A computed fold for a 76-nucleotide RNA from a Candidatus Dojkabacteria bacterium, annotated as transfer RNA.
The prediction has a mean pLDDT of 80.
The source organism's lineage runs through Bacteria, Bacteria candidate phyla and Candidatus Dojkabacteria.
RNAcentral records the identical sequence in 2 taxa.
[in-house]
RNA sequence: GGGCCUGUAGCUUAGUUGGUAGAGCGCUGCUAUGGCAUAGCAGAGGUCACGAGUUCGAAUCUCGUCAGGUCCACCA
Numbered sequence: 001g002g003g004c005c006u007g008u009a010g011c012u013u014a015g016u017u018g019g020u021a022g023a024g025c026g027c028u029g030c031u032a033u034g035g036c037a038u039a040g041c042a043g044a045g046g047u048c049a050c051g052a053g054u055u056c057g058a059a060u061c062u063c064g065u066c067a068g069g070u071c072c073a074c075c076a
Base pairs, nucleotide, nucleotide: 001072002071003070004069005068006067007066010025011024012023013022019056027043028042029041030040031039032038049065050064051063052062053061
């Protein structure tokens, strides 16, 4: 330098003929218990890596950038 893959909540991740974002763990509150553990219920938390484009509508399609992984090439 070139090809390919990945980037979604604090962590691990689902979501693909484009239709307005979910789960588990964790966190907060309430209830049950004398208390803890534990269980149940409720809630907060994400401008989907960043920028632009296409579209009525983009996590999803296109282009660029950044970061990580992997293979190849180059130099020695």